This is a predicted structure of a 498-nucleotide part of an RNA (small-subunit ribosomal RNA, 5' domain) from an uncultured bacterium.
Its mean pLDDT, the model's own confidence on a scale to 100, is 85.
The RNAcentral record of the full RNA draws on ENA and SILVA.

[in-house]
Context: one part of a larger RNA
RNA sequence: GAUAAACGCUGGCGGCGUGCCUAACACAUGCAAGUCGAACGUCUCUUUCUUCGGGAAGAGGAGUGGCGGACGGGUGAGGAACACGUGGGAACCUGCCCUUUAGUGAGGAAUACCGGCGAGAAAUCGCCGACAAGACCGCAUAGCCCUCUUUGAUGAGAGUCAAAGAAGGAAAGCUUCGCAAGAGGCGCUGGAGGAGGGGCCUGCGUCCGAUUAGCUAGUUGGUGGGGUAAGAGCCUACCAAGGCGUCGAUCGGUAGCUGGUCUGAGAGGACGAUCAGCCACACUGGGAUUGAGAACGGCCCAGACUCCUACGGGGGGCAGCAGUGAGGAAUUUUCGGCAAUGGGGGAAACCCUGACCGAGCAACGCCGCGUGCAGGAAGACGGCCUUCGGGUUGUAAACUGCUUUUCUUUGGGACGAGAACGGACGGUACCAGAGGAAUCAGCCCCGGCUCACUACGUGCCAGCAGCCGCGGUAAUACGUAGGGGGCGAGCGUUGUCC
Numbered sequence: 001g002a003u004a005a006a007c008g009c010u011g012g013c014g015g016c017g018u019g020c021c022u023a024a025c026a027c028a029u030g031c032a033a034g035u036c037g038a039a040c041g042u043c044u045c046u047u048u049c050u051u052c053g054g055g056a057a058g059a060g061g062a063g064u065g066g067c068g069g070a071c072g073g074g075u076g077a078g079g080a081a082c083a084c085g086u087g088g089g090a091a092c093c094u095g096c097c098c099u100u101u102a103g104u105g106a107g108g109a110a111u112a113c114c115g116g117c118g119a120g121a122a123a124u125c126g127c128c129g130a131c132a133a134g135a136c137c138g139c140a141u142a143g144c145c146c147u148c149u150u151u152g153a154u155g156a157g158a159g160u161c162a163a164a165g166a167a168g169g170a171a172a173g174c175u176u177c178g179c180a181a182g183a184g185g186c187g188c189u190g191g192a193g194g195a196g197g198g199g200c201c202u203g204c205g206u207c208c209g210a211u212u213a214g215c216u217a218g219u220u221g222g223u224g225g226g227g228u229a230a231g232a233g234c235c236u237a238c239c240a241a242g243g244c245g246u247c248g249a250u251c252g253g254u255a256g257c258u259g260g261u262c263u264g265a266g267a268g269g270a271c272g273a274u275c276a277g278c279c280a281c282a283c284u285g286g287g288a289u290u291g292a293g294a295a296c297g298g299c300c301c302a303g304a305c306u307c308c309u310a311c312g313g314g315g316g317g318c319a320g321c322a323g324u325g326a327g328g329a330a331u332u333u334u335c336g337g338c339a340a341u342g343g344g345g346g347a348a349a350c351c352c353u354g355a356c357c358g359a360g361c362a363a364c365g366c367c368g369c370g371u372g373c374a375g376g377a378a379g380a381c382g383g384c385c386u387u388c389g390g391g392u393u394g395u396a397a398a399c400u401g402c403u404u405u406u407c408u409u410u411g412g413g414a415c416g417a418g419a420a421c422g423g424a425c426g427g428u429a430c431c432a433g434a435g436g437a438a439u440c441a442g443c444c445c446c447g448g449c450u451c452a453c454u455a456c457g458u459g460c461c462a463g464c465a466g467c468c469g470c471g472g473u474a475a476u477a478c479g480u481a482g483g484g485g486g487c488g489a490g491c492g493u494u495g496u497c498c
Base pairs, nucleotide, nucleotide: 001497002496003495005494006493007492008491009490012369013368014367015366016365017364018362019361020327025325026324027323029322030321031320034067035066036065039064040063042061043060044059045058046057047056048055049054074281075280076279084205085204086203087202088201089200092198093197094196097194098193099192100191101190102189103188104187105139107137108136114129115128116127117126118125119124144169145168147166148165149164150163151162152161153160154159173186174185175184176183177182207253208252209251214244215243216242219241220240221239222238223237224236225235226234256278257277258276259275260271261270262269263268283303284302285301286300287299305316306315307314308313333359335358336357337356341355342353343352344351345350372402373401374400375399382393383392384391385390407435408434409433410432411431412430416425442487443486444485445484446483447468448467449466453482454481455480456479457478463470464469
C1' cells in the first nucleotide's frame, strides 16, 4: 500500500459497489419452465339460434400433438488433464435463423382424453368399448442424397472428379380475404450454401516433493473385423515386442483455468471474491431413453439419509431466489415488478420468467457532504500546573451579527416509454416557499523508532510492550487527570499478500 475481512470503542446523511472465504453439512414453507385452441378430438359452465336431431359464440379443465425444459441461474467437490490459455489441423455433426432450388399426390390402421367395470389407505394401476389429428404406417413420385457396379481422367497411394447403370429413401396441414375461382400468410419434405454453435487431433505454456527411479499387457505398433456424426486400441481376434523416463516418467501432495486483481520504478512476487470466457459438478455411485443437442428443479437401478402409511406399499433431493438449523471470528429480506433489457411459447392478443430491473438490511469498501460563519478580554467562571508573582485551557465560552448545506414542514414533480397505450422503482430524484444554529464527534497515541509533557497514584506490585525495553519511593514507558499530537464518521487491533 491492499483486503469478499473479523473484533473493540464510536456513529449524522447521500451516491456507487460488495455481502457463507467455514459444513459440495442437513433442509420446513413458498416461488424459480412453460406455452400453443391458427395441429387434434373431447368434457364442464354460460349465452344464443333451432327443423328439437343439433349448430354457433364465449370462458374454463384434463388429454393427444408441437416447440421449449440441453438456455438462463448456482457451486468449485473433483480434476495436474489437450482441463485451461494461445497458435495450428482434418476425418465430423448442427434444431431454430439467413440465401437458393425442387416438391407438398392418393390412402390405411391405432391410441390417450372419454364411457363401462374393477383393485388400492395413498401413490397409482388393470380389463372391456368407441373416437381425432400436422401423432403413427405402407404406396406413388425423385433433378438430389445414400449404397453398389462399370468406364474414363488425375494421383506414388489413400482418394478425388466426370459419365452410364442397378437397388433404397420424402412430405401435413392450418389460417386470412373472397359467393366462388383464386390470391396471401404460417408451416411440411428433399437438395446446395451460409451464419452462429459444438465434437475431435496437435505444437507451445501451466504448482510442490527424488526422504517417489524406474513405469507400462490394450501396454506400443501392424493386419482382419466391429464401432462412432467423425480420425483413432475407441473395442475385439491374431501377429510382432514395443512405448515412456534424470530435458524427471511413475508415485505422492496441493489446486478449477484464464481475461485479470493487489503490490512493485520495473523485473518479479502473491492471488483468481464481485464482472466476463472456458471447464467440471447437481444427495453418493452406475445406466440408458428421448432428442439437432442431455440431463440441477426428467427416467431407471443400487446406497446413505429423511418423510407418509391402513404395514401391503409409497414420496423426497435449495451447489436456483428468499428462508431455517448446524458449523463458524463472520456474511442480508421467507420484499416489489415484469415498467426496462433479455429469454421460452404463440400468427397475434398475450402467458411464463427469484434471469433481470428495483427496493430492504450491514460504516463491509470507495467517493462526496455536514456537525456552522464572522466579530468578541492583556483574557470571566471552573479545571490543571506553579518558583505563589503567575502560566495554561483560550477567541475557546458567554455575548452580538449572519447564513441554512443538512434538518423540519408545505406545495409542485420527472427522465427512464425510439408512433399510440403502458413505470415496480416512486410522490423517489429534483425544484420552489417557510422555520430555526437549530438534530450530529469520536477513536488512537504522547521513552526512542515517531508527530506530541506535566502532576498525582503505584512501588519488579498492579501493569505495559511491534522491536529496543519500562516498573524494586520523585516512572514524560503502568493507572488517572490536565495539556498536547494524529486521523476523523470513523479510529485502533488482529489475520493475509506485496